The prediction has a mean pLDDT of 81. Predicted 3D model of a 108-nucleotide RNA (SAM riboswitch aptamer (S box leader)) from Clostridium tyrobutyricum DIVETGP. RNAcentral records the identical sequence in 2 taxa.
RNA sequence: AACUUAUCUAGAGUGACUGAGGGACUGGCCCGAUGAUGUCCGACAACCAGCAUUUUUCAUUUGAAUGUAUGGUGUUAAUUCCAACAGAUUAUUUCUGAAAGAUAAGAA
Numbered sequence: 001a002a003c004u005u006a007u008c009u010a011g012a013g014u015g016a017c018u019g020a021g022g023g024a025c026u027g028g029c030c031c032g033a034u035g036a037u038g039u040c041c042g043a044c045a046a047c048c049a050g051c052a053u054u055u056u057u058c059a060u061u062u063g064a065a066u067g068u069a070u071g072g073u074g075u076u077a078a079u080u081c082c083a084a085c086a087g088a089u090u091a092u093u094u095c096u097g098a099a100a101g102a103u104a105a106g107a108a
Stems, first nucleotide, its partner, number of pairs: 003106006013041001015040003021031003026083003042076003047072003050068006080100001085097004
């Protein structure tokens, strides 16, 4: 790199250093010297592990539910910023689904 499953309209900085690009790709539309990007710190969230409680059981394990936030990730402008493909609706707008992408867990 490729495969499987789940999620993607919520949430989160008046911080330190850096110093020109960034929002995946294409088209648009945006963000940016009133500071992009990156690193650190903080924060958010609860996917996996841990822990606690409840439930099930004669009992333990397993399973399930709830909580916590200790560890592993992740996230911290705009719905994944919007569209792109298909369908419906309509008369050009709206809706649904897919694709692509991202993240987590797994399998090989």